[in-house]
Context: one part of a larger RNA
C1' cells in the first nucleotide's frame, strides 16, 4: 500500500422481492462423464466446459482402428542425366482399391544467334531436403473468454512524510458515470465515462418503369392502357430534443419533482464501442512460431470400420400431459432473405377468426416404438440419411429437494427466411404476426462500487 472479515455505514444490479413462463418428473433430439472397443481421433472443465470448436462424420471430411502399398515422396526449390509436346481419350488381365502390366485414338509448345543454346513439361538417379492435426498454450505472437460497459486506472508539476509512501481521486451535495456544483495543499493532465458512427421513430425536400382511380379517359376489371408522383414506398440529403420554457425544490449552483409543446423528454429505443489489470484461464488441431522428438515413419496413398457403441449419470433443448384443447372444413393479413440480370417475375406463413364435431376418457390427448410399401439425393442410405402412405399405438394426467429466464412491442405464443450443404436442423444467425402481468419496497440471497474499522496475512 492491499488483499480478507460469519465488522458497521452509503450505493447500484431481473441480486432479492412482487409477477409471467420453464427446467428437475416423461418420450425424443444433441452434447459431456463413464463403461465398452481393434478404433470409439483430438481439444473445452465453477460461474465464464457440456446443441462448446462442428456454418451441417454414408464415402470424402478424418486428425482414429484393421488390412494392403508408396519411400526425394501428395507438396516447394537446387543439381546431374533422358525425352520433346503437354493434355485428353478406348480396350483387356491382376487387384478391395490404391496400384501395378500391355493397349487404341485424337493433338504434336514457344522463342533462336539453328549449339539441346534458352524457356517450359514429364520421367529417372542420388542427395540437399520436403513432410508431421506428433509434444510443449507454463516458452511464444496473433485471436478470444471473464470480471463488465462495472466507474474505474494513472501520470506530470508542487506540497507532506526518515521512509514505503500520502495529497490530487477524501469531502459535502448530484449523477447511469471520478457526471456535474460547491469547498480543499493542490494545480494541470492521460487512458476510460459521455458526445462524435450505423439503425428504428416525425418532417422537410431530390429521384420516380413499385404505388394511386388520390383527380380524368378508356376497360378483357387485373393500375390493365393512357396519364401523372399527390399519397405508400424505396435510398441520398437535410430538419428536429437542448433540461430549450415555466412552475416548485435546492446554496442563487449542480441537479430533481411537475407541467406545457411535441412523432420523440430528460442517455428517446436497439447497437457498435470492453480503460489499467485479473484468471501463468482458453486455443501450437486456424494461422504463425522458439525447442523438443519422428523420417521405409509418428510422413504419404488406398479400401473397409470407427468418431453414431450403451447397465448407467449429468447439462442444453424439443414434443406432450390436452376442451384458453384436438380433429375436419372456409378463410384472410408480414417481414427479412434467397433464386446468375429482375422494388416488376418465382419461393412465400402459421397463429388468429367463422363454422361443425368430439364431452373428460389414457381419449378423436400423446405421439415414442416397430412391421411393410414407396419417393428423394448421391458411385452407394448394411453398419449410418431425410421424407411420405397404411398398420401398431408406449411413456405420459403438469412434476421432489433444487434451480433458470425475462421489466415492453418485453416475456409468453405462432411461424418464415439464411448460411454451410448432393442429400440431412428440435441447433446457430435474422425475420416478422399476436402480445400480457408486475415492481410495497432494499430487511435477506449473490455479484459489484465507494470511504471507514479490525487483522497473528503479503
Nucleotide at each position: 500500500u492491499g488483499a480478507c472479515g460469519g465488522g458497521g455505514g452509503c450505493c447500484c444490479g431481473c441480486a432479492c422481492a412482487a409477477g409471467c413462463g420453464g427446467u428437475g418428473g416423461a418420450g425424443c433430439a444433441u452434447g459431456u462423464g463413464g463403461u465398452u472397443u481393434a478404433a470409439u481421433u483430438c481439444g473445452a472443465a465453477g460461474c465464464a466446459a457440456c446443441g462448446c470448436g462442428c456454418a451441417g462424420a454414408a464415402c470424402c471430411u478424418u486428425a482414429c482402428c484393421a488390412a494392403c502399398c508408396c519411400u526425394u515422396g501428395a507438396c516447394a526449390u537446387c543439381u546431374g542425366g533422358a525425352u520433346c509436346g503437354c493434355g485428353g481419350u478406348u480396350u483387356u488381365c491382376c487387384g478391395a482399391g490404391a496400384g501395378g502390366a500391355a493397349u487404341u485414338c485424337c493433338u504434336u509448345c514457344a522463342g533462336u544467334u539453328c549449339g539441346g543454346c534458352u524457356g517450359g513439361a514429364c520421367c529417372c538417379a542420388a542427395g540437399a531436403c520436403a513432410g508431421g492435426u506428433g509434444c510443449u498454450g507454463c516458452a511464444u505472437g496473433g485471436c478470444u473468454g471473464u470480471c463488465g460497459u462495472c466507474a474505474g486506472c494513472u501520470c506530470g508539476u508542487g506540497u507532506c512524510g526518515u521512509g514505503a509512501g500520502a495529497u490530487g481521486u477524501u469531502c459535502g451535495g448530484u449523477u447511469a458515470a471520478g457526471u456535474c456544483c460547491g469547498g480543499c495543499a493542490a494545480c494541470g493532465a492521460g487512458c476510460g465515462c459521455a458526445a462524435c458512427c450505423c439503425a428504428c421513430a416525425c418532417c422537410c425536400u431530390u429521384a420516380g418503369u413499385u404505388g394511386c382511380c388520390a383527380g380524368c379517359a378508356g376497360u378483357u376489371c387485373g393500375g390493365c392502357u393512357g396519364g401523372g408522383c399527390a399519397c405508400u414506398c424505396u435510398a441520398g440529403g437535410g430538419g428536429a430534443a437542448c433540461u430549450g420554457c415555466c412552475c416548485g425544490u435546492g446554496a442563487u449552483a449542480a441537479g430533481c419533482g411537475g407541467g406545457a409543446g411535441g412523432a420523440a423528454g430528460g442517455u428517446g429505443u436497439g447497437g457498435a464501442u470492453g480503460a489499467c489489470g485479473u484468471c501463468a484461464a482458453g486455443u501450437c488441431c486456424u494461422c504463425a512460431u522458439g525447442g523438443c522428438c519422428c523420417u521405409u515413419a509418428c510422413g504419404g496413398g488406398u479400401u473397409g470400420g470407427g468418431c453414431u457403441a450403451c447397465a448407467c449419470a449429468c447439462g442444453u433443448g424439443c414434443u406432450a400431459c390436452a376442451a384458453u384443447g384436438g380433429u375436419g372444413g372456409u378463410g384472410a393479413c408480414a417481414a427479412u432473405g434467397g433464386g446468375g440480370u429482375a422494388a416488376u417475375c418465382c419461393c412465400c406463413a402459421a397463429a388468429a377468426a367463422c363454422c361443425a364435431u368430439c364431452u373428460c376418457a389414457g381419449u378423436u390427448c400423446g405421439g415414442a416404438u416397430u412391421g411393410u410399401c414407396g419417393u428423394c439425393u448421391g458411385c452407394a442410405a448394411c453398419u449410418c440419411g431425410a421424407c411420405g402412405g397404411c398398420a401398431u399405438g408406449a411413456a405420459g394426467u403438469c412434476g421432489g429437494a433444487a434451480u433458470c429466464g425475462c421489466u415492453a412491442g418485453u416475456a409468453a405464443u405462432c411461424g418464415c427466411g439464411u448460411a454451410a450443404c448432393a442429400g440431412c436442423a428440435u441447433g446457430a444467425c435474422g425475420c416478422g404476426g399476436u402480445g400480457a402481468a408486475u415492481a410495497c419496497g432494499u430487511u435477506c440471497c449473490c455479484g459489484g462500487g465507494c470511504a471507514u474499522u479490525g487483522u497473528a496475512c503479503a
Small-subunit ribosomal RNA, 3' major domain from an uncultured organism, 458 nucleotides, folded computationally. The RNAcentral record of the full RNA draws on ENA, Greengenes and SILVA.